The RNA shown here (transfer RNA) has 86 nucleotides and comes from an Actinomycetota bacterium. Its mean pLDDT, the model's own confidence on a scale to 100, is 81.
RNA sequence: GGAGGGAUGCCGGAGCGGCCGAACGGGACGGUCUUGAAAACCGUUGUGCGCAAGCACCCUGGGUUCGAAUCCCAGUCCCUCCGCCA
Numbered sequence: 001g002g003a004g005g006g007a008u009g010c011c012g013g014a015g016c017g018g019c020c021g022a023a024c025g026g027g028a029c030g031g032u033c034u035u036g037a038a039a040a041c042c043g044u045u046g047u048g049c050g051c052a053a054g055c056a057c058c059c060u061g062g063g064u065u066c067g068a069a070u071c072c073c074a075g076u077c078c079c080u081c082c083g084c085c086a
Stems, first nucleotide, its partner, number of pairs: 001082007010026003018066001027045006046057004059075005
């Protein structure tokens, strides 16, 4: 340099244009159980603003659309393969 894939919450990881701020697993926290723990089971669990209701945010910036994590463009970064130089 060429081709392809990827970036999602504390971590991993799924996510047909609307049912999504988001499955599932792990972790953490709380609870049940227990003499006590472990295991098991139940619940909760992103950030910011807000008393709350709610609003915004899915790498960054634009665009399409009534509506975007999802489609398009550009950029940044990561991975794989191929090629080139040394």

Its Rfam family is "tRNA". By type it is a transfer RNA.